[in-house]
Molecule: transfer RNA
Organism: Asbonarchaeaceae archaeon (SeqCode)
Order: sequence, then structure tokens, then C1' cells
RNA sequence: GGACCCGUAGCUCAGGCGGUAAGAGCGCCGUCCUUAUAAGGCGGAGGUCGAGGGUUCGAGUCCCUCCGGGUCCA
Repeated sequence: GGACCCGUAGCUCAGGCGGUAAGAGCGCCGUCCUUAUAAGGCGGAGGUCGAGGGUUCGAGUCCCUCCGGGUCCA
């Protein structure tokens, strides 16, 4: 320098061919249970979907440019 993959909640990830109300597990907070803790039950908070543009009535999902990480080639 070139090719490809990845970047969604604190962490690990899911989100079929674009349609609405962004999700799961773990973690966190509250509460029930317990003498207490853990486990378990119930409830809750937490996200400009890497950044900026574009297409579209509508984009996490398509296109472009950047940024970061990884693999391979040179």
C1' cells in the first nucleotide's frame, strides 16, 4: 500500500429481503423472601445503534468518506 471482517446498554452478543415500540444474558438499582448473606421471585434505570454525509415516505439494516480494532496479501 491492497483485500476482507467487525464497531448496537457497563460487559458478551442478537437484531431474516429497510417499516416502530431498539432487544437478550450477565452486571447495576429497588423490593419480596431470609436472623443475615447467597440463591430465588417481582419491578426499574441505562443506548445520538463508532463519526459525518447521502438515498428513501421511512435506515441499526442500502451507498460514500473518515475513525478505531482484527485477519490475510504485498